[in-house]
The prediction has a mean pLDDT of 80. The RNA shown here (transfer RNA) has 74 nucleotides and comes from Ruminococcus sp. Lineage of the source: Bacteria > Bacillota > Clostridia > Eubacteriales > Ruminococcus.
């Protein structure tokens, strides 16, 4: 230099054939429960879905480029 392949709450990840509010566990934090921690139960909170465009009534999801990461080939 080429080709490919991932980027989604603090971490791991899900998300269908584009389709009307973007969710799970963990972890945080508030409550219960205990004589206390821990377990377990019930709740809160926290995401412009890497970046810029572009298609489109509608885009996490498609198309373009960029970045940053794995891989493969030169």
């Nucleotide at each position: 230099g080429g080709c490919g392949g991932c980027a989604u709450g603090g971490c791991u990840c899900a998300g269908u054939u584009g389709g009307c509010u973007a969710g799970a566990g963990c972890a945080a934090c508030c409550g219960g429960u205990u004589c206390a921690u821990a377990c377990c139960c019930g709740g809160u909170a926290g995401g412009u879905c890497g970046c810029u465009g572009g298609u489109u009534c509608a885009a996490g999801u498609c198309c373009a480029g960029c970045u940053g990461c794995c891989g493969c080939c030169a």